[in-house]
The prediction has a mean pLDDT of 83. The RNA shown here (transfer RNA) has 73 nucleotides and comes from a Patescibacteria group bacterium. It matches the Rfam family "tRNA". Gene Ontology term of the family: triplet codon-amino acid adaptor activity.
RNA sequence: GCCCGAGUAGCUCAGUCGGCAGAGCGAGCGCUUCGUAAGCGUUAGGUCGGAGGUUCGAAUCCUCUCUCGGGCU
Numbered sequence: 001g002c003c004c005g006a007g008u009a010g011c012u013c014a015g016u017c018g019g020c021a022g023a024g025c026g027a028g029c030g031c032u033u034c035g036u037a038a039g040c041g042u043u044a045g046g047u048c049g050g051a052g053g054u055u056c057g058a059a060u061c062c063u064c065u066c067u068c069g070g071g072c073u
Base pairs, nucleotide, nucleotide: 001072002071003070004069005068006067007066010025011024012023013022019056027043028042029041030040031039049065050064051063052062053061
């Protein structure tokens, strides 16, 4: 230098034939208990790595770019 993959909640990851952003764990609160843990219920938490473009509409498509991993030379 070229190619491929990954980047989404605090963590691990789903969601990619374009149409309400989700799960588990974790956190707060409540129920339960003499108390704790476990269990159950509920709530909050996201500019989907960044910028631009296409579109009525983009996490998803296109371009550029950043970070990490792998391969080729």